[in-house]
Context: one part of a larger RNA
RNA sequence: CGUUAGUAAAUUGAGAGGACAUGACCUUAGUACGAGAGGACCGGGUCGUACGUACCGCUGGUGUAUCUGUUAUGCCGCCAGGUGCAGUGCAGAGUAGCUAUGUACGGGCAAGAUAAACGCUGAAAGCAUCUAAGCGUGAAACUUACCUCGAGAUGAGUUUACUUUUAAGGGCCGUCGGAGACUACGACGUUGAUAGGCUACAGGUGUAAGGAUAGUAAUAUCGAAGCCGAGUAGUACUAAUUGCCCGAAA
Numbered sequence: 001c002g003u004u005a006g007u008a009a010a011u012u013g014a015g016a017g018g019a020c021a022u023g024a025c026c027u028u029a030g031u032a033c034g035a036g037a038g039g040a041c042c043g044g045g046u047c048g049u050a051c052g053u054a055c056c057g058c059u060g061g062u063g064u065a066u067c068u069g070u071u072a073u074g075c076c077g078c079c080a081g082g083u084g085c086a087g088u089g090c091a092g093a094g095u096a097g098c099u100a101u102g103u104a105c106g107g108g109c110a111a112g113a114u115a116a117a118c119g120c121u122g123a124a125a126g127c128a129u130c131u132a133a134g135c136g137u138g139a140a141a142c143u144u145a146c147c148u149c150g151a152g153a154u155g156a157g158u159u160u161a162c163u164u165u166u167a168a169g170g171g172c173c174g175u176c177g178g179a180g181a182c183u184a185c186g187a188c189g190u191u192g193a194u195a196g197g198c199u200a201c202a203g204g205u206g207u208a209a210g211g212a213u214a215g216u217a218a219u220a221u222c223g224a225a226g227c228c229g230a231g232u233a234g235u236a237c238u239a240a241u242u243g244c245c246c247g248a249a250a
Stems, first nucleotide, its partner, number of pairs: 001152001005163007015149004021049007033038001051106005059100004066093005071086001073084004110144003117137004169246004173189005194239003197235005203228003211222004
């Protein structure tokens, strides 16, 4: 821009894409078959491998703005306590998020029409013949079935609701994230929990500083303390102010 008033939703499915894998074992059954050696079809069940999708409750990884220990050195006048630099200085842990090697699920059943092939009936050709007329069986391939997208399907579909003068609706702007390069998408904007802050809790680290006591001292105890990013709730303290624009009958 179109779909012929404009909006907000919900849909049908023309069509498109994805997926389609496979092994071992148990049983049927040491049966059929076979002199024996050996050894099934068909059917039923169990457990896997690889692949795919989703997720983070478990097991782990990462986690350079979390906590702790510690070395050398500089600085804060000194002690104590901190802090800068040294690959995050090094080392030990680790929330959220993201993740696989972790977890869950999947390829199922079936239908239709067929290929090779196997048949029935059957003439041409008094026989025979699956084929010429006609009718069957038959595969991971085909069409469905399963999952996703999908009316620009210009063949522009269908249904519901709202709106008639600046309306319905949308945007600008702001606070944001499950979204994200930008845009878009989604949540919220005081009739408010959208983000920050604060409080509580979960979770991480591992017993802060100061002081006291014991010890010559290192150190230990008072103390699960202190500190803390992303988590879960609550709470208007802060910021989402005021407002403006677009918007329909050939």
Predicted 3D model of a 250-nucleotide part of an RNA (large-subunit ribosomal RNA, domain VI) from a metagenome.
Its Rfam family is "Bacterial large subunit ribosomal RNA". Rfam links the family to the GO terms structural constituent of ribosome and ribosome.
The full RNA is in RNAcentral, with records from SILVA.